[in-house]
Context: one part of a larger RNA
RNA sequence: CUGGGCGUAAAGCGCACGUAGGCGGCUUUACAAGUCAGGGGUGAAAGCCCGCGGCUCAACCGCGGAAUUGCCCUUGAGACUGUAUCGCUUGAACACGGGAGAGGUGAGUGGAAUUCCGAGUGUAGAGGUGAAAUUCGUAGAUAUUCGGAAGAACACCAGUGGGGAUGCGGCUCACUGGACCGUAGUUGACGCUGAGGUGCGAAAGCGUGGGGAGCGAACAGGAUUAGAUACCCUGGUAGUCCACGCCGUAAACGAUGAAGACUAGCUGUCAGGGCGCUUAGCGCUUUGGUGGCGCAGCUAACGCAUUAAGUCUUCCGCCUGGGGAGUACGGCCGCAAGGUUAAAACUC
Numbered sequence: 001c002u003g004g005g006c007g008u009a010a011a012g013c014g015c016a017c018g019u020a021g022g023c024g025g026c027u028u029u030a031c032a033a034g035u036c037a038g039g040g041g042u043g044a045a046a047g048c049c050c051g052c053g054g055c056u057c058a059a060c061c062g063c064g065g066a067a068u069u070g071c072c073c074u075u076g077a078g079a080c081u082g083u084a085u086c087g088c089u090u091g092a093a094c095a096c097g098g099g100a101g102a103g104g105u106g107a108g109u110g111g112a113a114u115u116c117c118g119a120g121u122g123u124a125g126a127g128g129u130g131a132a133a134u135u136c137g138u139a140g141a142u143a144u145u146c147g148g149a150a151g152a153a154c155a156c157c158a159g160u161g162g163g164g165a166u167g168c169g170g171c172u173c174a175c176u177g178g179a180c181c182g183u184a185g186u187u188g189a190c191g192c193u194g195a196g197g198u199g200c201g202a203a204a205g206c207g208u209g210g211g212g213a214g215c216g217a218a219c220a221g222g223a224u225u226a227g228a229u230a231c232c233c234u235g236g237u238a239g240u241c242c243a244c245g246c247c248g249u250a251a252a253c254g255a256u257g258a259a260g261a262c263u264a265g266c267u268g269u270c271a272g273g274g275c276g277c278u279u280a281g282c283g284c285u286u287u288g289g290u291g292g293c294g295c296a297g298c299u300a301a302c303g304c305a306u307u308a309a310g311u312c313u314u315c316c317g318c319c320u321g322g323g324g325a326g327u328a329c330g331g332c333c334g335c336a337a338g339g340u341u342a343a344a345a346c347u348c
Base pairs, nucleotide, nucleotide: 004319005318006317007302008301012316014200015199016198017197021193022192023191025088026087029084030083031082033081034080035077036076037075038074039073040072041071042070049065050064051063052062053061054060091190092187093186094185095183096182097181098180103176104175105174106173107172108171109170110154114150115149116148117147118146119145120144121143125136126135161168205246206245207244208243209242210241214240215239219235220234221233222232257315258314259313260312261311262310265293266292267291268290269289270288271287272286273285274284275283276282277281297304298303321348322347323346330341331340332339333338
C1' cells in the first nucleotide's frame, strides 16, 4: 500500500463559516484528454517462471518460450468521466403571503424573598446539631409591625419550545438572526464536503475599573475521630454580579461528523397547511420538529431501529497493545495559569 474500524472495547475535531482540493441532477451536440479495442516500436543481457537438452545425478551450464504488468506512435469506438455547448426543473437559492418560539443585542421597569439600617411592641433567650459547642443576645437579641437601603436571582406558568454548539426563562419597548408552512411566480445546478484558515465557545482563572445582598474555595474557630489538614456547625476573603480585554478548555455526551437517497408499522406531543363533519371540537390527510414502543436488518452483547448503530453514495476528522504520556524537547499561542502540536529510551 492493500485491508479493518471509530455509541459502550483504541478511535467523530466542542460548534460553525469557508479557501484550496475531492465529489456532484436530467438532457442535446461537438471534441476525443481520461477510458476501451486493433496494429506497430520499445521494454539490453543475465536472473525469476515453463519446456527441452549437456556434464553418470544434482548444483551448474546451454537452447527455446513466457514474462517484462510500463512507455511511445498509429487506426478506430464514443457508453461513462472530462472540456465546450443547446436546453430543463426535481437539488439549491430568491420572491410573495402567513403563524410559532426562554434565538441574539441594548435600554427601561416589577413583585416575592434575603441581609443590613431606623423606629414601635416585647422579654430571655435565640441559633445550630445525631448530640453539642464555637456564635448572637439584658448596651434588649430571636419573634412581630411599619419605614428605608442594597445587590443578586426570577416561585407559580412549566408541558415544552427555540438555537450551530456553548447555552437561553419576571415584564415592556427598540433593533435584529434563523427555521417552518403555503403559493409554484423568478434564477437555472448557482450544489455537498471541507486540509489549512477564520469566528463562536460552560465553569474556573487572569488584567483594568466598578459593585458586593445571599452564597462561598482559601482561612479561623467549634465538633466528630485513634488521628480528621475532611464529611457536620459558626464565621469568612477571593470569587460569584457589571463594563471592556484575555484564556480556549470540560463526562464541550446522543460518549453517535456533515450532506443525500432508500427500507414495516403503532402511539404521544409541538408549529403549520388541506379536506369533511353533527363545529368552542372531532375524523381523515400532509409538511417540518421532538419523544415512547416495535418489524426486517444490524450488533460481541447491551441495544439501535425512517431522528439508524439498517442498505448505499460523497467529503472531512480520527484509531492501530498497556505503562512511560497527552509527558519531554522544539515550534506556535498566552500577562500568567497554561493551551496546542507531539515523541523516545525503558518496561510489561

The part of an RNA shown here (small-subunit ribosomal RNA, central domain) has 348 nucleotides and comes from a metagenome. The prediction has a mean pLDDT of 86. Rfam family: Bacterial small subunit ribosomal RNA.